[in-house]
A computed fold for a 342-nucleotide RNA from an Actinomycetota bacterium, annotated as Bacterial RNase P class A. It matches the Rfam family "Bacterial RNase P class A". The family's RNA type in Rfam is ribozyme.
């Protein structure tokens, strides 16, 4: 000097004219004056909460979410780390992470065989058998033995070597890998490192069902509250409520049981539907926050102090906190790489 990477901040400003909505003041009114007026994501509607309603309190189930460690947090989530894996020269980026020894399931095709299995090509045939031989022995490969060699496959019952065996096999041994147990060191911990013993050595998959632990009542501002307007009934069912189910709890009126009314639900049919609150430092409600011009800031190019062009994503609707997505450009800082100079 350039490129990259991580974190943070900004992402337009000023003035004039005209226009729009809210609020305040003045006016009988028309209207006038003043003042305020969209974001870092306002977006997606994904998550949690505030708030509202369901009369009160509780338990269980279903269902849903979370799931390595530590910390913060009501929670969503955030910060820092660990292990395994992927990308990058690097700084860094990124995926997963409770349990497979509770059980069930799944893995095409190929292959003998894909979960306590299995013999296709093969190896042996010590022992038994058949044949030949006087016998020693030879042949056959029947019985029987093997899974070391070859093959199939994404994956085939640890790897290499030596011994052993009829031929073989962790059958034994050495070294290595994994696993289990014991001990030590570092760390809050996940975990890492070191040492010892053991021949123990067959998985994968749980965003497959499932099991374990923790958390969670439901619905949502079109929640909900107040005022106004209007009314026409008919039929059926059941007690109703605690916004999924069960327990539990609670709640009526009139007559003796039983019945009726109320209440709730369904079907047919008739009538009315306006306003206020909820609602805010913008507060609309068919939904305002705009248009034009000039200058400035920033970016690019060039014919050098000027000219031309450009200026992202995008628009509040009860509020707050997160997550995810989109984004021209600018500023600051840390780190990495390359080149040059000293």
């Nucleotide at each position: 000097u350039g490129a990259g990477u991580c974190a943070u901040u900004c992402g337009g400003g000023u003035g004039a004219c005209c226009g729009c909505a809210g609020u305040g003041c003045a006016g009988a009114g028309a209207u006038g004056c003043a003042u305020u007026g969209a974001g870092g994501a306002a977006a997606g509607u994904c998550g949690g909460g505030a708030c509202u309603u369901c009369a009160c309190a509780g338990g269980g189930c279903a269902c849903a979410g979370u799931g390595c460690u530590g910390g913060c947090g009501a929670g969503a989530g955030c910060c820092a780390g660990g292990u395994c894996g992927g990308g990058g020269c690097g700084a860094c980026c990124u995926g997963a992470c409770g349990g497979a020894c509770a059980g069930u399931g799944c893995a095409a095709c190929a292959g003998a065989g894909a979960g306590c299995a299995a013999a296709c090509c093969g190896c042996c045939g010590a022992u038994g058998g058949a044949u030949g031989g006087a016998g020693a022995c030879a042949u056959c490969a029947c019985a029987g033995g093997c899974a070391a060699g070859g093959g199939u496959g994404a994956a085939a019952c640890g790897g290499u070597g030596c011994g052993g065996u009829a031929a073989g096999a962790g059958c034994g041994c050495a070294c290595c890998a994994g696993c289990a147990c014991c001990g030590g060191c570092a760390g809050c911990g996940a975990u890492g490192c070191c040492g010892g013993u053991g021949g123990c050595u067959a998985g994968g998959u749980a965003a497959a069902c499932c099991c374990c632990a923790c958390u969670g009542g439901a619905a949502g501002c079109a929640a909900g509250g107040c005022c106004a307007a209007g009314c026409a009934g008919g039929g059926g069912g059941u007690g109703g409520g605690c916004u999924g189910c069960c327990c539990g709890c609670c709640c009526g009126c009139c007559g003796u049981a039983c019945g009726g009314c109320a209440a709730c639900c369904c079907c047919c049919g008739g009538g009315u539907a306006g306003g206020c609150c909820g609602c805010a430092g913008a507060g609309a409600u068919g939904g305002a926050u705009g248009g034009u011009c000039a200058c400035c800031a920033c970016c690019c190019a060039c014919c050098u102090c000027g000219u031309g062009g450009g200026c992202a994503c995008a628009g509040a609707a009860u509020c707050c906190c997160g997550c995810u997505u989109a984004c021209a450009g600018a500023a600051u800082g840390g780190c990495u790489c390359a080149c040059c100079g000293u």

Lineage of the source: Bacteria > Bacillati > Actinomycetota. The sequence was found by an Rfam model in a public genome assembly.